[in-house]
Context: one part of a larger RNA
């Protein structure tokens, strides 16, 4: 100096991001126990008091045994201040230590707040949580060879189940509640018009080409026109499905819920008036919130002295209702803040014990 332990004056969180580490608490009994609250709990709440060892009234349980009284006659039943044996409990009284849950072992505690109900799961190896499940709630789909999943298919799960049952979404216990919008974008429903494929259709124009006409001519050939039948090449009208357009419905489907100007008899402020736009303008409840930029808002509380915390104002940059909204007992190795006990955490280091560096020998 470092590492493991262990002690400590006064003071007691003043350290520190943060009481992180540590100290304290701790078991049995008795006594007492709030607020709240789903009446189940919260509770070992909180705060007290007693424990070891001898002796030991009294209470007591349990086996025997007398003795009575009774009978379904049996190892019965009932009383019983008779007696004995073996426990419990146990007032009271007695002596020893500092100290009796003597060591190990063994809850600190209490108050307001986020969140999320909860008991569960989770980043094997740097996150255990508000995250993920969770039971309840909602929608949609599913008539059974079910839907949906896996496989080219057979087949298979679903399910040896049947709508109180199976598959998907969201949401998350209870308690009160969950508003207005269908114009977008999905989804369902509709079929009248509008467009639209392939296919059928086959008007028409075209290639090919025996033959005919014309014109020319040097061994049956040359150029030009017309052109049946086949074969071929395109190819109009007509006919035609879902979809899309349309037209409805549907938000606990994705999802969205405004601006301006004026106005009351101090001032302020606007119930109230106009006016634009829009599908429709944010409703209960909450609100500088896990969300508030400004911002350490303003007010009140604790504190000598509070960018954190709790309580209020609402000016809500940029809350808001199952992308659930507002409470919530209980619960949590969650997060925040007080208070109490506690302590070397600190003021401030010091010693000890045991290891290890290092220095000398």
């Nucleotide at each position: 100096u470092c590492g493991u332990a262990g002690u400590g004056a006064a003071g007691g969180a003043a350290c520190u991001c943060g009481g992180c580490a540590a100290a304290a608490u701790g078991c049995c009994c008795c006594c007492g126990u709030a607020a709240c609250u789903u009446u189940g709990g919260g509770a070992u709440a909180a705060g007290g008091g007693g424990g070891a060892c001898c002796u030991g009234a009294g209470c007591u349980g349990u086996c025997g045994u007398g003795c009575a009284c009774u009978u379904g006659u049996g190892u019965g039943g009932u009383g019983u201040u008779g007696u004995g044996g073996c426990g419990g409990u146990g007032a009271g009284g007695g002596g020893c230590g500092c100290a009796g849950a003597g060591a190990c072992c063994a809850g600190g505690g209490g108050g307001a707040a986020a969140c999320g109900a909860c008991u569960g799961u989770u980043u094997a190896u740097c996150a255990a949580a508000a995250a993920c499940a969770c039971a309840g709630g909602u929608c949609c789909g599913u008539g059974c060879g079910a839907a949906g999943u896996c496989g080219u298919a057979a087949g298979a799960c679903g399910a040896u189940g049947u709508a109180u049952a199976c598959g998907g979404a969201c949401u998350g216990a209870c308690u009160c509640c969950u508003g207005c919008c269908c114009g977008g974008u999905g989804c369902u429903g509709g079929a009248a018009g509008g467009u639209u494929a392939a296919g059928a259709g086959g008007a028409g124009c075209g290639g090919u080409g025996a033959g005919g006409c014309a014109c020319u001519g040097u061994u049956g050939g040359g150029u030009g026109u017309u052109g049946a039948a086949g074969c071929u090449g395109u190819g109009a009208a007509u006919u035609u499905a879902a979809g899309c357009c349309c037209c409805a419905g549907u938000a606990a489907a994705c999802g969205g819920c405004g601006g301006u100007g004026g106005u009351a008899a101090c001032u302020a402020u606007a119930a109230c008036c106009a006016u634009c736009c829009u599908a429709a303008g944010g409703u209960a409840g909450c609100g500088a919130a896990a969300u508030u930029c400004c911002u350490u808002g303003u007010c009140g509380g604790g504190u000598a002295a509070g960018u954190u915390c709790c309580g209020a104002c609402c000016u809500g940059c940029a809350c808001g209702a199952a992308u659930g909204g507002a409470g919530u007992a209980a619960c949590g190795a969650u997060u925040u803040c007080c208070c109490u006990a506690c302590u070397g955490u600190c003021u401030c280091c010091a010693c000890u014990a045991c290891g290890a560096a290092c220095u000398c020998g």